[in-house]
RNA sequence: ACUACAAACCGUGCUAUCGUCGUCUCUACCUAGUAGAGAGGGAGGAAAGUCCGGGCAGCAUAGAGCAACGCACCGCCUAACAGGCGGGAUUUGUGUAAACAGAUACAGAAAGUGCCGCAGAAAAUAACCGCCUCUACUUGUAGAGGUAAGGGUGAAAAUGUAGGGUAAGAGCCUACGCUUAGCAGUGGUAACAUUACUAGGGGGUAAACCUUGCGUGUUGAAAUGCCAUGUAUACGGUCGCCCGAGGGCUGCUCGCCCGAUUGUCGACCGAGGGUAGGCAGAUAGAGGUGUUGAGUAAUCAACAUCGUAGAUAAAUGGUAGCAAUCUCUACUUGUAGAGAUACAGAACCCGGCUUAUAGGUUUGUAGUUAUU
Numbered sequence: 001a002c003u004a005c006a007a008a009c010c011g012u013g014c015u016a017u018c019g020u021c022g023u024c025u026c027u028a029c030c031u032a033g034u035a036g037a038g039a040g041g042g043a044g045g046a047a048a049g050u051c052c053g054g055g056c057a058g059c060a061u062a063g064a065g066c067a068a069c070g071c072a073c074c075g076c077c078u079a080a081c082a083g084g085c086g087g088g089a090u091u092u093g094u095g096u097a098a099a100c101a102g103a104u105a106c107a108g109a110a111a112g113u114g115c116c117g118c119a120g121a122a123a124a125u126a127a128c129c130g131c132c133u134c135u136a137c138u139u140g141u142a143g144a145g146g147u148a149a150g151g152g153u154g155a156a157a158a159u160g161u162a163g164g165g166u167a168a169g170a171g172c173c174u175a176c177g178c179u180u181a182g183c184a185g186u187g188g189u190a191a192c193a194u195u196a197c198u199a200g201g202g203g204g205u206a207a208a209c210c211u212u213g214c215g216u217g218u219u220g221a222a223a224u225g226c227c228a229u230g231u232a233u234a235c236g237g238u239c240g241c242c243c244g245a246g247g248g249c250u251g252c253u254c255g256c257c258c259g260a261u262u263g264u265c266g267a268c269c270g271a272g273g274g275u276a277g278g279c280a281g282a283u284a285g286a287g288g289u290g291u292u293g294a295g296u297a298a299u300c301a302a303c304a305u306c307g308u309a310g311a312u313a314a315a316u317g318g319u320a321g322c323a324a325u326c327u328c329u330a331c332u333u334g335u336a337g338a339g340a341u342a343c344a345g346a347a348c349c350c351g352g353c354u355u356a357u358a359g360g361u362u363u364g365u366a367g368u369u370a371u372u
């Protein structure tokens, strides 16, 4: 210097002019809203997807069970989370190794049920080839018995290697290993690691059904609350009136609560009528920024400082010029010309996750090349 990977940040700037939305000041008219002038401000890192978690508001005074859904190694952070940080275990790539960079949907297969195609003798009550013993004879064939060490098939075939032993073999025996479970010692908050002993050794699969443990009330700003205006419950049907119709905001059951007292009563269903205006919610928050301290980190604390869109059918822009960056061409190697400038627009707010993204800057790791 280049390439690859990972992480963080930026992601157009200035001037002029016209327009648009809020706030403040002034003036005028007016009666609580128009007009004019001036000053300041006005869409993101994802505002997106609506996938999670909350704040807030309603139901509700408040439960239990089932279903459904979510999570699942250990510890910590957080308001909380299916999120984040650190560690452990298993595993992938590079590398002689050390190490570096990743991944994990990481409880349970000794509760049960399934599945492992084809090939192969057989995917678990195992014998195709082969090996050994005996018999018969056509002298290399057949039959009977034994075998699971060798070969074959396969992703996987009765824990591995070596020795002994055997008719031939086999954990049959021995030594050293591997693995599962348990107890004990040591280290660690823990997951776990390590040492020794005992017992066992067909395997895989729960991103198959399932089992275990922990957790979850629900709706959603078109929520919800207030004010104004206006009208019609005039009508039909069903049921009911405390021996209870109906209702109580995921589904079911139980429990609990509200509820009209035969009245121009109550509820539900149908049919019909009126209204569509205004205000709040709505932007001061688990807020932003800076410094210091604690911690491996996520993060937390203290001090200081800032006030940072609030629209309501939805504003935050248009035009022109100069610059910035990138690409291409030409050559005088830094000039000229041409073109382009990503993904994309707040709608109650916040914390995460996922997806899209032209280009630029910085940091780290690895590799290649050149120089000293």
Stems, first nucleotide, its partner, number of pairs: 001368010012323007020042002023039007044343001048354002051352005056220004063254004068216005073087005088106001089104006107211002112209002114205003128151002130147008159177006178201005184195004224280004233271001235270006241263001246258003287306008324341008
Bacterial RNase P class A from Chitinophaga skermanii, 372 nucleotides, folded computationally. Rfam family: Bacterial RNase P class A. The family's RNA type in Rfam is ribozyme. Rfam links the family to the GO terms tRNA processing, dimeric ribonuclease P complex and ribonuclease P activity.